The part of an RNA shown here (small-subunit ribosomal RNA, central domain) has 348 nucleotides and comes from Cassytha pubescens.
Its Rfam family is "Bacterial small subunit ribosomal RNA".
Lineage of the source: Eukaryota > Embryophyta > Tracheophyta > Lauraceae > Cassytha.

[in-house]
Context: one part of a larger RNA
RNA sequence: UUGGGCGUAAAGGGCACGUAGGCGGUGAAUCGGGUUUCAAGUUAAAGUCGCCAAAAAGUCAGUGGCGGAAUGCUCUCGAAACCCAUUCACUUGAGUGAGACAGAGGAGAGUGGAAUUUCGUGUGUAGGGGUGAAAUCCGGAGAUCUACGAAGGAACGCCAAAAGCGAAGGCAGCUCUCUGGGUCCCUACCGACGCUGGGGUGCGAAAGCAUGGGGAGCGAACAGGAUUAGAUACCCUGGUAGUCCAUGCCGUAAACGAUGAGUGUUCGCCCUUGGUCUACGCGGUUCAGUGCUGUAGCUAACGCGUUAAGUAUUCCGCCUGGGGAGUACGUUCGCAAGAAUGAAACUC
Numbered sequence: 001u002u003g004g005g006c007g008u009a010a011a012g013g014g015c016a017c018g019u020a021g022g023c024g025g026u027g028a029a030u031c032g033g034g035u036u037u038c039a040a041g042u043u044a045a046a047g048u049c050g051c052c053a054a055a056a057a058g059u060c061a062g063u064g065g066c067g068g069a070a071u072g073c074u075c076u077c078g079a080a081a082c083c084c085a086u087u088c089a090c091u092u093g094a095g096u097g098a099g100a101c102a103g104a105g106g107a108g109a110g111u112g113g114a115a116u117u118u119c120g121u122g123u124g125u126a127g128g129g130g131u132g133a134a135a136u137c138c139g140g141a142g143a144u145c146u147a148c149g150a151a152g153g154a155a156c157g158c159c160a161a162a163a164g165c166g167a168a169g170g171c172a173g174c175u176c177u178c179u180g181g182g183u184c185c186c187u188a189c190c191g192a193c194g195c196u197g198g199g200g201u202g203c204g205a206a207a208g209c210a211u212g213g214g215g216a217g218c219g220a221a222c223a224g225g226a227u228u229a230g231a232u233a234c235c236c237u238g239g240u241a242g243u244c245c246a247u248g249c250c251g252u253a254a255a256c257g258a259u260g261a262g263u264g265u266u267c268g269c270c271c272u273u274g275g276u277c278u279a280c281g282c283g284g285u286u287c288a289g290u291g292c293u294g295u296a297g298c299u300a301a302c303g304c305g306u307u308a309a310g311u312a313u314u315c316c317g318c319c320u321g322g323g324g325a326g327u328a329c330g331u332u333c334g335c336a337a338g339a340a341u342g343a344a345a346c347u348c
Stems, first nucleotide, its partner, number of pairs: 004319003007302002012316001014203004021196003025090006033083002035079002040074003048068006093193001095189002099184003105179007112156001117151006127138002164171002208249006217243002222238004260315006268293001270291001272289004277284002297304002321348003330341004
């Protein structure tokens, strides 16, 4: 490489948009480019296959002679299913419109209550705190407790759900403004306008970085107290970065459903969310989701099972024994941290 694979054995890109490319609905007509039929020519020598000869008792190789085939190309006569091209049409794929609907989808601004902490004042007196037990720690300069008041920051209890929304990351107090997407339905319009997507572009938790703010609680580092043989830990008392905001970087995660995206197709049952039609005392229909269980089938098994890991198909990404190693070197990106790409020797 081929073949075979990618839920858990190696292997799905973190997610989307989209260029090139690849692939792609239905019915006609035309052309006859691809494809294809027949015939002809050609396809040097060598090669390949068959026969003969030298040739002897026989065989093989080789040599010589004769003939054939395969393959390619050129030309001629046709065929019209498929592919391609041109033209015309269609509506079921895709989209637009009308009418409804649900939602923690996103951005900005405002605002609310509970709680922690601190501060002030009153009351009040000797402990409080913490643990397995203690101690460090706080407290007669009046703590803890309690009442009222003030400040400030962060997070939003109940509702709350196997629930909802989003491409993924993710999204939750309440109100307003701006804004993206989705579903249903009647069908009105449009008429293949589609799918995927190498490069490319954008988004992308947490931590981290830069500048300027903010700083209640928590809390890497750090300090102390314990524990212990030791204890650079687990436990306790403190506590700086950080966590929060604005702007700009970083571009990684068990970024997981460890399951790429699209389309067709294949038994059911039971919940549930949003519509629709119908019945209305219950229930049923049909779409679009979210779950449980399970048939056929699949799977090494576990399990999956109309939300497939069944069955088909299109396009992309990736894998090829363990270690060395996601390392070295080079290159690109980054302020840095580092990220991306990514070997070999050697060894088992």